RNAcentral holds the sequence, with entries from Rfam and Ribocentre.
A computed fold for a 123-nucleotide RNA from Aneurinibacillus migulanus, annotated as SAM riboswitch aptamer (S box leader).
The coordinates come from a structure-prediction model, not an experiment, and the mean pLDDT is 84.
It matches the Rfam family "SAM riboswitch aptamer (S box leader)". Gene Ontology term of the family: regulation of gene expression.
NCBI's taxonomy places the organism under Bacteria, Bacillati, Bacilli, Caryophanales, Aneurinibacillus.
C1' cells in the first nucleotide's frame, strides 16, 4: 500500500515549559482558539502487543512438581496509542412514531452499513 481481525457513550494538566494562527479525516453543520490553535518536550490516562508477578475453580500436555500451554486477577518495565464536545452531529439502506387526505417527502428516535482512528498480525 492492501488485506484480516478487535475496539471506539469510560478515562487523562480549571494554573507546566517553547512557540504563535490555525484546528475539528473528507461533505453540510455546529463548534473550539490571542483567556492561546496545530507542532515540540514535559505530566497525565488507558492496558492493544512483548516482557513480568500472584494463583490453580476450569481445558490440554505430563517425567505428576503449577512444571508447561491455556485460563483468573494485577502492577505499568518496554513497543505503540490517546490526553474539548459519542468517532461532536451527518452523508448509504432499513424500522418505529408525528406532521400530511395520500403517495412523495419532512421531523424525531433506534439499528445495521459505508467512512474514518488506533492496536496486532499478514501483504
Nucleotide at each position: 500500500u492492501u488485506c484480516u481481525u478487535a475496539u471506539c457513550g469510560c478515562g487523562a494538566g480549571a494554573a507546566g515549559g517553547c512557540u504563535g494562527a490555525g484546528g475539528g479525516a473528507c461533505u453540510g453543520g455546529c463548534c473550539c482558539g490571542a483567556u492561546g490553535a496545530a507542532g515540540c518536550c514535559c505530566g497525565g490516562c488507558a492496558a492493544c502487543c512483548u516482557g513480568c508477578u500472584u494463583u490453580u475453580a476450569c481445558c490440554g500436555u505430563a517425567u505428576a512438581c503449577g512444571a508447561c500451554g491455556g485460563a483468573a486477577a494485577g502492577a505499568a518495565a518496554g513497543g505503540u496509542g490517546c490526553u474539548a464536545a459519542u468517532u461532536c452531529c451527518u452523508g448509504c439502506a432499513g424500522a418505529a412514531u408525528g406532521g400530511u387526505u395520500a403517495u412523495u417527502u419532512c421531523a424525531u428516535u433506534c439499528u445495521g452499513a459505508a467512512a474514518g482512528a488506533u492496536a496486532a498480525g499478514a501483504u